A computed fold for a 154-nucleotide RNA from Metabacillus harenarius, annotated as c-di-AMP riboswitch aptamer (ydaO/yuaA leader).
The model forms 96% of the base pairs in the Rfam consensus.
The coordinates come from a structure-prediction model, not an experiment, and the mean pLDDT is 76.

RNA sequence: AAGUCAAUAUCGCUUAAUCCUAAUAAUAGGAGCGGGGGAACCAAUUAUAGAGUGUAAGAACUCUGGGGGUGAAUCAAACGAAACAACCGUUUGUAGGGCUACUUCUUAGUCCGAAUCCGACAGCUAACCUCGUCAGCGUUAGAGGAGUUGAUUA
Numbered sequence: 001a002a003g004u005c006a007a008u009a010u011c012g013c014u015u016a017a018u019c020c021u022a023a024u025a026a027u028a029g030g031a032g033c034g035g036g037g038g039a040a041c042c043a044a045u046u047a048u049a050g051a052g053u054g055u056a057a058g059a060a061c062u063c064u065g066g067g068g069g070u071g072a073a074u075c076a077a078a079c080g081a082a083a084c085a086a087c088c089g090u091u092u093g094u095a096g097g098g099c100u101a102c103u104u105c106u107u108a109g110u111c112c113g114a115a116u117c118c119g120a121c122a123g124c125u126a127a128c129c130u131c132g133u134c135a136g137c138g139u140u141a142g143a144g145g146a147g148u149u150g151a152u153u154a
Base pairs, nucleotide, nucleotide: 002153003152004151005150006149007148011138012137013136014135018031019030020029021028022027032133033132034131035130036129037128042123049064050063051062052061053060066121067118068117069116070115075093076092077091078090079089080088096112097111098110099109100108102147103146104145105144106143107142
């Protein structure tokens, strides 16, 4: 070289959501990771709303069908409701996303396709400012090609 076996619960998966220090918890700090805001240039350019609370009138506050953010989680049709549309509910699809235990490709299968925040306001964006680091789950693991690592035979 080639052959054989293997990669696994002190583990693995979704996710940015992990690690370290302060003995532990709480909490704080740091590293890593991931978001938001924010110039010039460029791009774009109609309109700045409605309801409620409140006041002498305002200011101010709250909510929301406009608009925007996180996220794969969008869009369409039918039905319900409804003056129309939008929103909402149901169903069926769907943009898109995850999984099938070393990695990757192909193929086959399977699951998700939610939720929530801002509050009339946000294009991009150097400097700069700022926030998050939760939560949930586990099926012994489809087939084929190529590759990685380890053990072993020689």